[in-house]
RNA sequence: UGAGCGUGAAAGACAAUCGCUGACGAUGAUAUCGUUUGAGGAAAGUCCGGGCUCCACAGGGCAGUGUGCUGGAUAACGUCCAGCGAGGGUGACCUUAGGGAAAGUGUCAUAGAAAAGGAAACCGCCUGCUUGACCUGUCAGGCAGGUAAGGGUGGAAAGGUGCGGUAAGAGCGCACCAGUAGUCAGGUGACUGGCUGGCUUGAUAAACCCCACAUGGAGCAAGACCGAAUAGGGAAGGAUAUGAAGUGGCCCGCUGACCUUCCGGGUGUGUCGCUAGAAUUACCAGGUAACUGGUAAUCCAGAUAAAUGAUUGUCACCGCGCAAGCGGAACAGAACUCGGCUUAUUGAACACUCAUGAC
RNA sequence: UCCUCGAUAGUUCAGCCGGUAGAACGACGGACUGUUAAUCCGUAUGUCGCAGGUUCGAGUCCUGCUCGAGGAGCCA
Numbered sequence: 001u002g003a004g005c006g007u008g009a010a011a012g013a014c015a016a017u018c019g020c021u022g023a024c025g026a027u028g029a030u031a032u033c034g035u036u037u038g039a040g041g042a043a044a045g046u047c048c049g050g051g052c053u054c055c056a057c058a059g060g061g062c063a064g065u066g067u068g069c070u071g072g073a074u075a076a077c078g079u080c081c082a083g084c085g086a087g088g089g090u091g092a093c094c095u096u097a098g099g100g101a102a103a104g105u106g107u108c109a110u111a112g113a114a115a116a117g118g119a120a121a122c123c124g125c126c127u128g129c130u131u132g133a134c135c136u137g138u139c140a141g142g143c144a145g146g147u148a149a150g151g152g153u154g155g156a157a158a159g160g161u162g163c164g165g166u167a168a169g170a171g172c173g174c175a176c177c178a179g180u181a182g183u184c185a186g187g188u189g190a191c192u193g194g195c196u197g198g199c200u201u202g203a204u205a206a207a208c209c210c211c212a213c214a215u216g217g218a219g220c221a222a223g224a225c226c227g228a229a230u231a232g233g234g235a236a237g238g239a240u241a242u243g244a245a246g247u248g249g250c251c252c253g254c255u256g257a258c259c260u261u262c263c264g265g266g267u268g269u270g271u272c273g274c275u276a277g278a279a280u281u282a283c284c285a286g287g288u289a290a291c292u293g294g295u296a297a298u299c300c301a302g303a304u305a306a307a308u309g310a311u312u313g314u315c316a317c318c319g320c321g322c323a324a325g326c327g328g329a330a331c332a333g334a335a336c337u338c339g340g341c342u343u344a345u346u347g348a349a350c351a352c353u354c355a356u357g358a359c
Numbered sequence: 360u361c362c363u364c365g366a367u368a369g370u371u372c373a374g375c376c377g378g379u380a381g382a383a384c385g386a387c388g389g390a391c392u393g394u395u396a397a398u399c400c401g402u403a404u405g406u407c408g409c410a411g412g413u414u415c416g417a418g419u420c421c422u423g424c425u426c427g428a429g430g431a432g433c434c435a
Stems, first nucleotide, its partner, number of pairs: 001355004006350002010346001012315007020038001022036006040331001044342002047340005052219004059252004064215005069083005084098001085096004099210002104208002106204003122151002124147011159177006178200001180197007223272003226268001233263006245255002265434001279298008317328004360431007369384004378415001386402005408424005
């Protein structure tokens, strides 16, 4: 210098003028004035998990759904941290739904002899019998067997490589390697290493399924309060203390009287819930880390058709230009709240890796 | 806020438990006709919304995105 990899942050600053939301205060009080406050790292998607609220503070069983290596963190999680195994990359590093296929069932198209009962003989190889030919021990053919070493098919052919062995072959025997069972050692554990033995067990569970664990449902339009009006009215249908509905798929249990559809009407864009919280910042301590504990300080949006904006100047950043100066600055806007994930997006910093060049 | 469904040829739709993507209409070419329509014959047509993953193999299974459509809840 080029290419790459990971990490944690930032998301312009200040001033002036005009305007807006909320809170507080004053006055001449449905208004005006003053002080003060006012978006994000994702406020987004609504994909997970908590708080909170109501239905028995939530009960039993079945079904269903979700998760799935180990240990830890946490209010909880499908999140995070640290590891293990597997795979990828020259490397920094990255990816990983990663329990069970010797409980069972299904599937494995085409090709191929055979795709799962340790099955299967197309070519080839070998043995025996036999026919023909002649160059008289070879070739060609037929029949009966043996053989999974070789060819061929396939994503996958029943452990791999080598030596021995054999008529030819074969874990048939041996050595090494892989796998598996037992055992010993290390580790909290996933697992790793050693020794010994049998001698071999296809893939797929993001197919059904089995195992383990978790899981009641709804959502701030939850829910609570005050009020208005002609009124919560009419019609049809259904059910009914032999049980309507709450209750989510069913049963039990609990509560205990309505439910559905259509027509018509009413009212407040009411108040609370609503923002002091698993809060933020700084320091100290523990822990490899996620995170936890302690101390101190701080209060930091609460709107309801919905405020958080606009203009100007100076400085800072980037690009162009000798300069004066000109241009640029992403994604995007809270709606009960918090922890994550995912997606969108700007320019930099730091650590590390590879390649090349110079000293 | 919660829930459900969809995206496949130019258009409307099939394709259910994974194995070479089809139909109808339309388009184009030809035949018939004096010409057009109708009719008959033939031809072409797709990154299965996008990106990853599982698998030997994905329109189909799983995950995440992007669009689109629909539904539910006031009587205090």
Two RNAs folded together computationally: RNase P RNA and transfer RNA, 435 nucleotides in total. Its mean pLDDT, the model's own confidence on a scale to 100, is 76. It holds a member of the Rfam family "Bacterial RNase P class A".